This is a predicted structure of a 335-nucleotide part of an RNA (large-subunit ribosomal RNA, domain IV) from a soil metagenome. Its mean pLDDT, the model's own confidence on a scale to 100, is 82. The full RNA is in RNAcentral, with records from MGnify. It matches the Rfam family "Bacterial large subunit ribosomal RNA". Rfam links the family to the GO terms structural constituent of ribosome and ribosome.

[in-house]
Context: one part of a larger RNA
RNA sequence: CCCCAAGGAACUCGGCAAAAAAGCGGCCGUACCCUCGGUAUAUGGCCUGCUCCACGCAAGUGGAGCCGCAGCGAAAGUUCAUCAAGCAACUGUUUACCAAAAACACAGCUCCCUGCAAACUCGUAAGAGGAAGUAUAGGGGGUGAUGCCUGACCAAUGCCGGAAGGUCAAAUAUGAUCGGUGGUGUGCCGCAAGGCAUAGUGCUGGCGUUAUAUAAGCCCCGGUGAAUGUCGGCGAUAACUAUAAUCGUCCUAAGGUAGCGAAAUUCCUUGUCUGGUAAGUUCAGACGCGCACGAAUGGUAUAAUGACUUGGUGACUGUCUCGGGGAUUUGCUCG
Numbered sequence: 001c002c003c004c005a006a007g008g009a010a011c012u013c014g015g016c017a018a019a020a021a022a023g024c025g026g027c028c029g030u031a032c033c034c035u036c037g038g039u040a041u042a043u044g045g046c047c048u049g050c051u052c053c054a055c056g057c058a059a060g061u062g063g064a065g066c067c068g069c070a071g072c073g074a075a076a077g078u079u080c081a082u083c084a085a086g087c088a089a090c091u092g093u094u095u096a097c098c099a100a101a102a103a104c105a106c107a108g109c110u111c112c113c114u115g116c117a118a119a120c121u122c123g124u125a126a127g128a129g130g131a132a133g134u135a136u137a138g139g140g141g142g143u144g145a146u147g148c149c150u151g152a153c154c155a156a157u158g159c160c161g162g163a164a165g166g167u168c169a170a171a172u173a174u175g176a177u178c179g180g181u182g183g184u185g186u187g188c189c190g191c192a193a194g195g196c197a198u199a200g201u202g203c204u205g206g207c208g209u210u211a212u213a214u215a216a217g218c219c220c221c222g223g224u225g226a227a228u229g230u231c232g233g234c235g236a237u238a239a240c241u242a243u244a245a246u247c248g249u250c251c252u253a254a255g256g257u258a259g260c261g262a263a264a265u266u267c268c269u270u271g272u273c274u275g276g277u278a279a280g281u282u283c284a285g286a287c288g289c290g291c292a293c294g295a296a297u298g299g300u301a302u303a304a305u306g307a308c309u310u311g312g313u314g315a316c317u318g319u320c321u322c323g324g325g326g327a328u329u330u331g332c333u334c335g
Stems, first nucleotide, its partner, number of pairs: 001326004006321002010319001015316001025047004033038001035145001049066007067071001072077001080314007087306002092104002108143007120129003146301004151231003156228002158224005165219003172213006178205005184199006232250005259293001260290001271287005
């Protein structure tokens, strides 16, 4: 690397690998779904050589006949097909050398900042980018096509706005007070020198100490969720039972709305029911006591797309029952 009786996935984590079908062209024909573009070469069926004749500019069409197992007669030329589900809309990008994906990006949506010497970024600066642009522009955060939507809470944290009051820095200004020192006045004592007390004053303190006046901030007041985030407990109740539309009570800033739900989320769990199989921890559809879904950390649905993930079917086969035979090559051994 080739072939194989009967079977045909019984193999295996898993049809991994292999095999098979199909392949180029023409004709017919083509479902669900759908964003009406697609799906789609859907699936599926038929034809294909050569000779002669007719028509024709030709390509070719029609008719008659011939041969073979086989006529796109070899080689090359490649999507196995299908039914469902999850995730991601898509084409794209990525861990050079274990990961190509459901991760990243994306168009779209939304919030914040920015009036131009813009915001922002680099730089000590000069300066540069932004931009030879000007809010239909530029920067940043989040989400991630599209359809239907995006609930409650501003108590905490953040951000924005406010300024009455409280608190509060270094300066500065004014004052008070303490110490040092120099005049001056008055009183008392003293013969005098001088001493004591007191009033006001000048200078001074490493610019002593202290009071009052004074900003932002914080406290405070309000707003803000596509800001960071959060979205209860217990008890009772209906004419079988069960359940609880209902009621009571406690707490909270408010108690999870729509939608979805044993899910890429469900521990118990192989939940229960239905379907598929002779038999199904997987799968699909339901149910909902959601241990521990939930609405741009987006919720849900979705045609198309995918070397993605999961389950089923057809075809096909040495994957297997279960092995066997052969070719070539290589290593070793023998000759």